[in-house]
RNA sequence: GGGUGCUUAGCUCAGCUGGUUAGAGCGUCUGGUUUACACCCAGAAGGUCGAGGGUUCGAAUCCCCCAGCACCCA
Numbered sequence: 001g002g003g004u005g006c007u008u009a010g011c012u013c014a015g016c017u018g019g020u021u022a023g024a025g026c027g028u029c030u031g032g033u034u035u036a037c038a039c040c041c042a043g044a045a046g047g048u049c050g051a052g053g054g055u056u057c058g059a060a061u062c063c064c065c066c067a068g069c070a071c072c073c074a
Stems, first nucleotide, its partner, number of pairs: 001073007010026004019057001028044005050066001052064003
C1' cells in the first nucleotide's frame, strides 16, 4: 500500500429483508428478606447505536468518507 470482518448500556453481546418504544445477561443503585453479610425476590438508573455526510415518508440496519481494533496478502 491492497483486501476482509468488527465498532450498540460500565463489561460480554443480540437486534432477521429498513417500519411499533433500542433489548438480554452480568455489574451498579434502592427496597424487601436476614441479628448481619451472601444468596434470593421486586424495582430503578444508565444509550445522541464510533465521528461526519447522503438516500428515504422513515436508518442501529442501505451508500460515501474518516477513525479505532483484529486478521489476510504484498
About this RNA
This is a predicted structure of a 74-nucleotide RNA (transfer RNA) from Patescibacteria group bacterium UBA1875. Rfam family: tRNA. By type it is a transfer RNA. The prediction has a mean pLDDT of 80. It was read from a public genome assembly.